[in-house]
Molecule: Fluoride riboswitch aptamer (crcB RNA motif)
Organism: Bizionia argentinensis JUB59
């Protein structure tokens, strides 16, 4: 590089939905935010609907009608 057979048409990226892109994991993994105190079993907070982009929805604030 080509051919054949078998199996499969995945999952994930701290709060929703689908789309695009990127990354990671794949028979157990990727993944499961952060700060402070503590009796380390618990308590008190903080940012964010994205990994990124735009849209919709929810929530918050302001202004106008």
């Nucleotide at each position: 590089c080509a051919a054949a057979u078998a199996u499969u048409u995945g999952g994930c990226a701290a709060u929703g939905a689908g789309g695009u892109c990127u990354g990671c994991c794949u028979u157990a993994a990727a993944c499961c935010g952060u700060u402070c105190u503590a009796u380390c079993u618990a308590g008190a907070g903080c940012u964010a609907a994205u990994g990124a982009c735009a849209u919709c929805u929810a929530c918050u604030u302001u202004a106008a009608u």